[in-house]
Model confidence (mean pLDDT): 85 of 100. This is a predicted structure of a 473-nucleotide part of an RNA (small-subunit ribosomal RNA, 3' major domain) from an uncultured bacterium.

Context: one part of a larger RNA
C1' cells in the first nucleotide's frame, strides 16, 4: 500500500422496520439434478446456473442413437485429362438416400475452344472434435455503487504520501470553504429519445362548436376542438422568506401543466471474479481424413421410485354461473389480415367486401345492469380418463393444438424458511407482438381498475469515506 476485524465514527440502498400481496402445501405447465436409455445431444452452476442459450424439437431443426450409403466428398477454388449440352421428364427395386434403365433437349465460336455438367488424378474441402487455463470480440456481477488516476510541485533513504484528507453540503470526488499543493483526465451531471403543458405551422384517411342532412361525421361544410408530427416556448433554486461563514446550501412560500435530478430509459469509470461463450462468430495449437466429414430412414432431444427452481389454475359469496350492455392503447396484415352474410352446441367451415392500410380486417376483459346459487368438497376447483369432431401439415402412434358430451382428483389460504414492491407503483383485468405451417401458463410491450405504509437507522444483509488492530498479500 491494501485485504481482513463477532473493532470505532459517519452515511447510503426495499436492507430492516411499517404495511400490501405472494412463494414454500396442492395440481398441472416448464427448466435442472437424479436415474433410466440404443441415444435421452452440448452448454449454463451461490448471489451473477435451473420458462437460462431456445424469438416456439413431430419431419426439418438436430449436434445424438441404430440401421443403410457416399469418398475431391453436401459446400469453395485451381490445375491436368477423358467424356458430355446445360436442363427437364419417365420407369423399375428401395425405408428414404441411392442405384439402375430410358426418353426429350444444342447457346457462343476466330472451328482451336467456350459457358455448364459428369468421371478420373493431384492440392485441398469439411469438423457443432477437444482446448473459454492460448485468445479476440461479446456478456455477466460487484454497480448507475462513487470512485479511479496522471503531470508538475513538495516531503520520505525507499516502498510510497499529498493531491483525493480537514469543516460543511449534495444523488454525486455534486459544490464552497480552508489546505504544499497547483492543475488536468476517465467517470457523476448535462447533451440523446419517451412522457407531462402549450404556441406556430399543416388538415386527410383524423376531429365536428356553429348551419343543413343522416340510421350512422354518413354526406354537405368547417379546420375551432380532438388527434397527428415536425419545428420552438417552459423549469434556471429564477423570485420572496427563515436557518448558514457573507459561501455552498437547505427549510418555507408565491406563482406554475410541471419545484428543486419532474416521471421512465438509452448510457456502466479504473479494475474484480484464470467468471461465461472455441455450439453466434472468428481463431492459435492439438485431434479425425472410406471417417469425429457427408446424404438418409426411423428413433431420441417429450423416458420416470425422486429432490429442487420459476411460474399458471385454484381451494371460492370482494365469489360461481345465466342473460342484457360499455369503455382502451402498444403494435401487426398480401403464399397476408380477412368483414358483411350464411351453416354448425361449438371448435371451425362456406363466403369472399374492403385494405400494401390514421380509410378496411385483427378487436378486448375485468367492470356496470337484472337474476340464481346460501357456505356445502358446493352450481368452488378443474387435474384425470373415455367418446365423437375441428385445423395445420408429405405425415400428429411415440409426439400438436382446440371444440363438444361425459368423467369430476388433489385442493378448505399452506411448517421452519423465504421473494418482490415506496404511486400511477404494487395488486388485479384482458390485449397485442416476436418466434411460427401449426403449437404460449413463456417472453417483450401495452393500456383498463388501481391500494396499503415508511416513527425510526438499534439489529440482519450489501456498499462508500475516515480511522484503529494485525502472527494476512
Nucleotide at each position: 500500500u491494501g485485504a481482513c476485524g463477532g473493532g470505532g465514527g459517519c452515511c447510503c440502498g426495499c436492507a430492516c422496520a411499517a404495511g400490501c400481496a405472494g412463494u414454500g402445501g396442492a395440481g398441472u405447465a416448464u427448466g435442472u439434478g437424479g436415474u433410466u436409455u440404443a441415444a435421452u445431444u452440448c452448454g449454463a452452476a451461490g448471489c451473477a446456473a435451473c420458462g437460462c442459450g431456445a424469438a416456439g424439437a413431430a419431419c426439418c431443426u438436430u449436434a445424438c442413437c441404430a440401421g443403410g450409403g457416399c469418398u475431391u466428398g453436401a459446400c469453395a477454388u485451381a490445375c491436368a485429362g477423358a467424356c458430355g449440352a446445360a436442363u427437364g421428364g419417365u420407369g423399375u427395386g428401395g425405408a428414404a438416400a441411392c442405384a439402375c434403365a430410358u426418353c426429350a433437349g444444342a447457346c457462343c465460336u476466330u472451328c482451336g475452344g467456350g459457358a455448364c455438367g459428369u468421371c478420373u488424378g493431384u492440392a485441398c474441402a469439411g469438423g457443432u472434435g477437444g482446448u473459454g487455463c492460448a485468445u479476440g470480440g461479446u456478456u455477466g456481477u460487484c454497480g448507475u455503487c462513487a470512485g479511479c488516476u496522471c503531470g508538475u510541485g513538495u516531503c520520505g533513504u525507499g516502498a510510497g504520501a499529498u493531491g483525493u484528507u480537514g469543516g460543511g453540503u449534495u444523488a454525486a470526488g455534486u459544490c464552497c470553504c480552508g489546505c504544499a499543493a497547483c492543475g488536468a483526465g476517465c467517470g457523476c451531471a448535462a447533451c440523446c429519445c419517451c412522457u407531462g403543458u402549450u404556441g406556430u405551422u399543416a388538415g386527410u384517411u383524423g376531429c365536428c362548436a356553429u348551419c343543413a342532412u343522416u340510421a350512422a361525421g354518413u354526406u354537405g361544410g368547417g379546420c375551432a376542438c380532438u388527434c397527428u408530427a415536425a419545428c420552438g416556448a417552459g423549469a434556471c433554486u429564477g423570485c420572496c422568506g427563515g436557518u448558514g461563514a457573507c459561501a455552498a446550501a437547505u427549510c418555507g412560500g408565491a406563482g406554475g401543466a410541471a419545484g428543486g435530478u419532474g416521471g421512465g430509459g438509452a448510457c456502466g469509470a479504473c479494475g474484480u471474479c484464470a467468471a461465461a461463450u472455441c455450439a453466434u462468430c472468428a481463431u492459435g495449437c492439438c485431434c479425425c481424413u472410406u471417417a469425429u466429414g457427408u446424404c438418409c430412414u426411423g428413433g431420441g432431444c417429450u423416458a420416470c421410485a425422486c429432490a429442487c427452481g420459476u411460474a399458471c389454475u385454484a381451494c371460492a359469496a370482494u365469489g360461481g354461473c345465466u342473460a342484457u350492455u360499455a369503455c382502451a392503447g402498444c403494435a401487426g396484415g398480401a403464399a397476408g389480415c380477412g368483414a358483411a352474410g350464411g351453416a354448425g352446441u361449438a371448435a371451425u367451415c362456406c363466403g369472399g367486401a374492403g385494405c400494401a392500410g390514421a380509410u378496411c380486417c385483427c378487436a378486448a376483459a375485468a367492470a356496470a345492469u337484472a337474476g340464481u346459487c346460501c357456505c356445502a368438497g358446493u352450481u368452488c376447483g378443474g387435474a384425470u380418463u373415455g367418446u365423437g369432431g375441428g385445423c395445420u401439415g408429405c405425415a400428429a402412434c411415440u409426439c400438436g393444438c382446440c371444440c363438444a358430451c361425459a368423467u369430476g382428483a388433489a385442493g378448505u389460504c399452506g411448517g421452519a424458511a423465504u421473494u418482490g414492491c415506496u404511486a400511477g407503483u404494487a395488486a388485479u383485468g384482458g390485449c397485442a407482438g416476436g418466434u411460427c405451417a401449426g403449437c404460449a401458463u413463456a417472453c417483450u410491450g401495452c393500456c383498463g381498475u388501481g391500494a396499503a405504509u415508511a416513527c425510526g437507522u438499534u439489529c440482519c444483509c450489501g456498499g462508500g469515506c475516515c480511522u484503529u488492530g494485525u502472527a494476512c498479500a